This is a predicted structure of a 171-nucleotide RNA (Lysine riboswitch aptamer) from a chicken gut metagenome. The prediction has a mean pLDDT of 81. The RNAcentral record of the sequence draws on MGnify.

[in-house]
RNA sequence: UAGUAGAGGUGCAUUUUUCAUCAGUACUUGUUUUGAUGUAAUAAGGUACAAAAGAUAAACAAGAAAAGGGAACGGUGCCGAAGUUAGAAUUUUCCUUAUAAAAUUCUUUCUGGUUUUUACGGAUAAUAUCCGUAUGAACUGUCAUCAUUUUUUCUUGGUGGAGUGCUACUA
Repeated sequence: UAGUAGAGGUGCAUUUUUCAUCAGUACUUGUUUUGAUGUAAUAAGGUACAAAAGAUAAACAAGAAAAGGGAACGGUGCCGAAGUUAGAAUUUUCCUUAUAAAAUUCUUUCUGGUUUUUACGGAUAAUAUCCGUAUGAACUGUCAUCAUUUUUUCUUGGUGGAGUGCUACUA
């Protein structure tokens, strides 16, 4: 220098099932009132469909979800696992343009890992939860260094660094 294999633990990501929430909400049907627009993410233009045999809106009654996010037991893949900043490309949302959102890939910024306080911002039904920025606190692994110890790099403590790191083996 290159390759292979490992370690950190409430470790990371993903996924089936179950449970609560979502919510008595969306939506459907009926009655009464209203009386011409409404649906396909938003705006403009267009297209398609529905509509005086009643669009839309409101009230009452009956019926009544799902996705996403969360918790628990398992499964799978792994240890830059993964998350994240910024940019570019492609795809999707009826068609065109613009915006917005979602997914994938490449480049790139930051973070060793976990838990948690406070403030602000974003996503979200949500005060749950997740992400980011700033700000602390605790625990933990690793290397370096200083001291200590049973003086054998075995113990304990302080300080500092970062995962392109650390340990072991092979060439």